[in-house]
Context: one part of a larger RNA
RNA sequence: GAUUGAACGCUGGCGGCAUGCUUAACACAUGCAAGUCGAACGGCAGCGGGGGAGAGCUUGCUCUCCUGCCGGCGAGUGGCGGACGGGUGAGUAACACGUGGGGAUCUGCCUGGCAGUGGGGGAUAACCCGAGGAAACUCGGGCUAAUACCGCAUACGUCCUGAGGGGGAAAGCGGGCUUUUCGGAGUUCGCGCUGCUGGAUGAGCCCACGUCCGAUUAGCUAGUUGGUGGGGUAAAGGCCUACCAAGGCGACGAUCGGUAGCUGGUCUGAGAGGAUGAUCAGCCACACUGGGACUGAGACACGGCCCAGACUCCUACGGGAGGCAGCAGUGGGGAAUAUUGGACAAUGGGCGCAAGCCUGAUCCAGCAAUGCCGCGUGGGUGAAGAAGGCCUGCGGGUUGUAAAGCCCUUUCAGUGGUGAAGAGGGGGCGCGUGUAACGAGCGCGUCUUGACGUUAACCACAGAAGAAGCACCGGCUAACUCCGUGCCAGCAGCCGCGGUAAUACGGAGGGUGCGAGCGUUAAUC
Numbered sequence: 001g002a003u004u005g006a007a008c009g010c011u012g013g014c015g016g017c018a019u020g021c022u023u024a025a026c027a028c029a030u031g032c033a034a035g036u037c038g039a040a041c042g043g044c045a046g047c048g049g050g051g052g053a054g055a056g057c058u059u060g061c062u063c064u065c066c067u068g069c070c071g072g073c074g075a076g077u078g079g080c081g082g083a084c085g086g087g088u089g090a091g092u093a094a095c096a097c098g099u100g101g102g103g104a105u106c107u108g109c110c111u112g113g114c115a116g117u118g119g120g121g122g123a124u125a126a127c128c129c130g131a132g133g134a135a136a137c138u139c140g141g142g143c144u145a146a147u148a149c150c151g152c153a154u155a156c157g158u159c160c161u162g163a164g165g166g167g168g169a170a171a172g173c174g175g176g177c178u179u180u181u182c183g184g185a186g187u188u189c190g191c192g193c194u195g196c197u198g199g200a201u202g203a204g205c206c207c208a209c210g211u212c213c214g215a216u217u218a219g220c221u222a223g224u225u226g227g228u229g230g231g232g233u234a235a236a237g238g239c240c241u242a243c244c245a246a247g248g249c250g251a252c253g254a255u256c257g258g259u260a261g262c263u264g265g266u267c268u269g270a271g272a273g274g275a276u277g278a279u280c281a282g283c284c285a286c287a288c289u290g291g292g293a294c295u296g297a298g299a300c301a302c303g304g305c306c307c308a309g310a311c312u313c314c315u316a317c318g319g320g321a322g323g324c325a326g327c328a329g330u331g332g333g334g335a336a337u338a339u340u341g342g343a344c345a346a347u348g349g350g351c352g353c354a355a356g357c358c359u360g361a362u363c364c365a366g367c368a369a370u371g372c373c374g375c376g377u378g379g380g381u382g383a384a385g386a387a388g389g390c391c392u393g394c395g396g397g398u399u400g401u402a403a404a405g406c407c408c409u410u411u412c413a414g415u416g417g418u419g420a421a422g423a424g425g426g427g428g429c430g431c432g433u434g435u436a437a438c439g440a441g442c443g444c445g446u447c448u449u450g451a452c453g454u455u456a457a458c459c460a461c462a463g464a465a466g467a468a469g470c471a472c473c474g475g476c477u478a479a480c481u482c483c484g485u486g487c488c489a490g491c492a493g494c495c496g497c498g499g500u501a502a503u504a505c506g507g508a509g510g511g512u513g514c515g516a517g518c519g520u521u522a523a524u525c
Base pairs, nucleotide, nucleotide: 001525002524003523004522006521007520008519009518010517013375014374015373016372017371018370019368020367021333026331027330028329030328031327032326035080036079037078040077041076043073044072047071048070049069050067051066052065053064054063055062056061057060087286088285089284096211097210098209099208100207101206102205105203106202110199111198112197113196114195115194116193117192118152120150121149127142128141129140130139131138132137159166160165172191173190174189175188176187177186178185179184212258213257214256219249220248221247224246225245226244227243228242229241230240231239261283262282263281264280265276266275267274268273288309289308290307291306292305311322312321313320314319339365341364342363343362347361348359349358350357351356378408379407380406381405388399389398390397391396412466414461415460416459417458418457422452425448426447428446429445430444431443432442433441469514470513471512472511473510474495475494476493480509481508482507483506484505490497491496
């Protein structure tokens, strides 16, 4: 000099864009953060409507009961999603990350192709009845549905296999048209389902090289190194196991100890390099601590399950409940780090045919000079060089065109008004197009959709009106005098100042530097 996720002191007008627990991976009250689908299913608790019966009467209203008939829908069965998104950096010196390769693999949703979607069965929740328990919840009996579950048929294309042989499917739903015994049937379109095979995407595995400090750590290793048989996995492999051999690593630093998430990057520097890894992006790891598997295309799963432990809470003492390193917020720790805010309008995600619902992702707002950038705090004129202050050699000098005065302007803030863009879509109806026809799709008209938001921007109004400080002035280093103090009080980054004229302490006047900031401390180059 540059820099910072900074803090502290003094000061503080506005806006834009960023950033904001670096410490206790300490403990957490409360709310929210993952649901959705009735176009899979049986149903009907609540709401609205229809139908039926009854009652009251004001004769078209109110009340009661029945009825899933309709819109819809609590709980339940079922499907998909809760493996994404969000957080944190404890662990990890490792194939964890980075770069470049490899072959023995899997891949829901999406997508190309081929072939199917036939015919049966038995249950079970919800519900009803009963029982246990303080609760959490649990148990028994009975009824019922499916895109839930299980067989059969079909398939040699595919999988295992040397051969023989063995194993493996399915589910329907919605719209239009025709028909109907009103149960349904036929046909067509769409969405699904099953088997096989490609693609895309995502993921698992292996290898080479690179990746901190310590030798006051020199030897380490028994599934250890390799082979054979077997097992296991989606998949190669001591990954596991039995047997056999005795190997494997190491001064090119093994092993051990300490420290640490890695990278793109960031800071600095002419560069080489050094330091660093906040925000943003990629990868990894973790989810109270330790262990385990289940389900699933995918997890050994932050807001799933089981066991153990610590802690907290409830309890009728028998037994139960919980996990903010999600967003806010609280206590604690600390020099120190924000609101228990708004909205799904946009972007994106989940589910759904869709409408839509959910979304503390996200978009916004709030707080903080924490940083960067921009703007303002007025402009012109004005010498009697006013008054006052300070200095003085008492003549004057300086503050100083500074102020006052006169003439202007009105950014920003304030008040009132006008008012974009972010909006793409979506809905009903009508018209057209589309189709063999209907529907879908597409176009036009119409209606509608903004949290931010009192938006941005523009116009008008009033009046210089509301807006300047901080550090320094001995040398380094730009800037000097007076008074006070008297090795005291104090200053100080280094050299050093202060013991009676201190440009170095304290104050004042003046000056210098930067300016909504300025200094100090810490830290890096």